[in-house]
């Protein structure tokens, strides 16, 4: 020093893991003013019936767990595929001094 084939680095994609979150389950839940439904109890009414509405119950914003994606991520992997091949490294082949 050519020419060639492979590791590596680099690209990309696919799988796996992890992490996270969407969703679901479970229990709390408005003890400062959220919603429903409001016994009692007030309030209008002459009744008839009507109106507001605490407690309790049911809920929901919210919070904690707990499950957890086919959805998201990256200093992710002794993975798989393809890509480049400027680098760098090793094999063969060839040619020159």
């Nucleotide at each position: 020093c050519c020419g060639u084939c492979g590791g590596c680095c680099c690209c990309u994609c696919g799988c796996g893991a992890c992490a996270c979150u969407a969703a679901c389950c479970u229990g709390a839940a408005a003890a400062c003013c959220c919603c429903g439904c409001c016994a009692g109890g007030g309030c209008c009414g002459g009744a008839a019936g009507g109106c507001a509405g605490c407690a309790a119950c049911g809920g929901u914003a919210u919070c904690a767990g707990g499950u957890g994606a086919c959805g998201u991520g990256g200093g992710u992997g002794c993975c798989g595929a393809g890509g480049a091949u400027c680098g760098u490294u090793g094999g063969c082949g060839g040619g020159g001094c």
A computed fold for a 97-nucleotide RNA from Lysobacter soyae, annotated as Bacterial small signal recognition particle RNA. It matches the Rfam family "Bacterial small signal recognition particle RNA". The family's RNA type in Rfam is non-coding RNA gene. Model confidence (mean pLDDT): 80 of 100. The RNAcentral record of the sequence draws on ENA. The gene name in the source record is ffs.